Predicted 3D model of a 554-nucleotide part of an RNA (large-subunit ribosomal RNA, domain I) from a Gammaproteobacteria bacterium. RNAcentral holds the full RNA, with entries from ENA. Rfam family: Bacterial large subunit ribosomal RNA.
Context: one part of a larger RNA
RNA sequence: GGCACGCGGUGGAUGCCUAGGCGAUGAGAGGCGAAGAAGGACGUGGACAGCUGCGAUAAGCCAUGGGGAGCCGCUAACAGGCUUUGAUCCGUGGAUCUCCGAAUGGGGCAACCCACCCGCGCGAGAGCGCGAGGUACCUCCAGACUGAAUACAUAGGUUUGGAGGAGCGAACCCGGGGAAGUGAAACAUCUCAGUACCCGGCGGAAGAGAAAACAAGAGUGAUUCUCCUAGUAGCGGCGAGCGAACGGGGACGAUGGCCAAACCCGAAGUAGCGAUACUCCGGGGGUUGUAGGGCCGGCGAUAUGGCACACUGACGACGAGACGAACGACUUGGAACGGUCGGUCAUAGAGGGUGACAACCCCGUAGUCGAAGUCGAAGGUGGCCUAGCUGGUACCUGAGUACCGCAAGACACGUGCAAUCUGGCGGGAACCUGGCGGGACCAUCCGCUAAGCCUGAAUACUCCUCAUCGACCGAUAGUGAACAAGUACCGUGAGGGAAAGGUGAAAAGCACCCCGGAAGGGGAGUGAAAUAGAACCUGAAACCGCGAUUGCCU
Numbered sequence: 001g002g003c004a005c006g007c008g009g010u011g012g013a014u015g016c017c018u019a020g021g022c023g024a025u026g027a028g029a030g031g032c033g034a035a036g037a038a039g040g041a042c043g044u045g046g047a048c049a050g051c052u053g054c055g056a057u058a059a060g061c062c063a064u065g066g067g068g069a070g071c072c073g074c075u076a077a078c079a080g081g082c083u084u085u086g087a088u089c090c091g092u093g094g095a096u097c098u099c100c101g102a103a104u105g106g107g108g109c110a111a112c113c114c115a116c117c118c119g120c121g122c123g124a125g126a127g128c129g130c131g132a133g134g135u136a137c138c139u140c141c142a143g144a145c146u147g148a149a150u151a152c153a154u155a156g157g158u159u160u161g162g163a164g165g166a167g168c169g170a171a172c173c174c175g176g177g178g179a180a181g182u183g184a185a186a187c188a189u190c191u192c193a194g195u196a197c198c199c200g201g202c203g204g205a206a207g208a209g210a211a212a213a214c215a216a217g218a219g220u221g222a223u224u225c226u227c228c229u230a231g232u233a234g235c236g237g238c239g240a241g242c243g244a245a246c247g248g249g250g251a252c253g254a255u256g257g258c259c260a261a262a263c264c265c266g267a268a269g270u271a272g273c274g275a276u277a278c279u280c281c282g283g284g285g286g287u288u289g290u291a292g293g294g295c296c297g298g299c300g301a302u303a304u305g306g307c308a309c310a311c312u313g314a315c316g317a318c319g320a321g322a323c324g325a326a327c328g329a330c331u332u333g334g335a336a337c338g339g340u341c342g343g344u345c346a347u348a349g350a351g352g353g354u355g356a357c358a359a360c361c362c363c364g365u366a367g368u369c370g371a372a373g374u375c376g377a378a379g380g381u382g383g384c385c386u387a388g389c390u391g392g393u394a395c396c397u398g399a400g401u402a403c404c405g406c407a408a409g410a411c412a413c414g415u416g417c418a419a420u421c422u423g424g425c426g427g428g429a430a431c432c433u434g435g436c437g438g439g440a441c442c443a444u445c446c447g448c449u450a451a452g453c454c455u456g457a458a459u460a461c462u463c464c465u466c467a468u469c470g471a472c473c474g475a476u477a478g479u480g481a482a483c484a485a486g487u488a489c490c491g492u493g494a495g496g497g498a499a500a501g502g503u504g505a506a507a508a509g510c511a512c513c514c515c516g517g518a519a520g521g522g523g524a525g526u527g528a529a530a531u532a533g534a535a536c537c538u539g540a541a542a543c544c545g546c547g548a549u550u551g552c553c554u
Base pairs, nucleotide, nucleotide: 001553002552003551004550005547006546007545008544009543015537016502017501020473021472022470023469024468025467026466027465028464029462030461031168032167039100040099041098042055043054044053046078050074051073061094062093063092064091065090066089070082071081072080105114106113107112115135116134117133118131119130120129121128122127137165138164139163140162141161142160143159144158145157146156172203173201174200175199176198177197183190187237213220214219224251225250226249227248228247234242235241256454257453258452259398263284264283265282266281268279269278270277271276289432291397292396293395294393295392296391297390298389299388305385306384307383309382310381311380312379315376316375317374318373321369322368323367327342328341329340330339331338343360344359345349351363352362353361403427404426405425406424408422409421410420413439434449435448436447437446438445489496490495509536512523513522514521515520
């Protein structure tokens, strides 16, 4: 010096643990905001850096329901207080709520600056101070004033009052726009995909929806979702790929309602000397395909059935909570929840805690109750809707619409023999003896009644609340984040983005003595344990040190 071994140091793997995550199921809730939100800035404690709470009434104020002995958050100590005249704490309602922020008096480099009006206070005045006040913009309604082309007028403008809007929010939903990487083994039609993304908009769901539908000689009877039909029929540089419907099985269930028009009544305006005509508004009437309605005539009836509207609301749900059975001894041990012996309860032997493994020690659990307040809802009250038969008449039944041409888009369907649906440009009907469809088109036959509107349920989603669960993770895992985490830190900025858990049952956190300037250590003491001493459970490896009173080799 090396190897091995032993004892230490360093280091923080491993094991065990969980305060946090992840996923799911069932309920709830599905919004907040000019009555100023979401999100912030700055403050606020006796003393306070951070978090939490709160707002100059500032870890809080008032009322009320619960609760019952302690309390003044995380957070120990000090100082000082509160509380059975019921505090702290939990539910509910209210008060306060600086400044910024849609931010809205004007401005602005957010949390700042500067105003006006009104009211109040001080002041002789100039002026100063206070506020629970008002003053942004847009739309609609009502009124007033004004006022073009153009004489009256109208459009327009100004203004007062009232109402509404604005912004935020995870996904779901509808609409307006709308890629490319990619695939086609290149690439252009095509695909990716009407996806991502941008914009607008509503709701707790949205959208769709009451046949101008399907079907096929038989029939069905709004819409939506789902399983089949079926990777079929088709579409397709017939490539890559795209991809139905009819019909059938289910979920749900309301082929559910309301207008426009004809006609009648009324108000106003315009033209006119007037009769009247026209326009517009309000009310009645009326709402469909076996066509229906209006009007005129005849007959008949005064009932029946219903509601998706408003209020109330038994009962129920949510929502602080309440009651809630049954165990002892001995023994080992630091500690009994272990062992032994003998008992008990169970509509409760889910789970957690307690000094080791507890049905009977504690919290709970099964079961049974439950306020304010909110919600659903039977019923009730109000409101609203709802009827015929027959004859005649030919008045009405959604027009720049249907349809056609051109060029597009949507339909599984890429122009194709291309129907159907939608909008752009141009053309442009019929009027129930009407019109549309049944995949070019025509006929026959069949179905339906466009050019107005509304509509619950079955369906989609989860920022959020509650309960429960897991052959989910267990600190390099699981959220980025178990901890002052979207923090520290980085970046001009958009943005990027960590590391970091564990003494012990209990601080009992080492009084006192010794060495040392201190750090640190040695005694003593606590503790079951201090090689559990806070750089604290366990404490692997790399790496480092010591071992004449370890062994071997050189």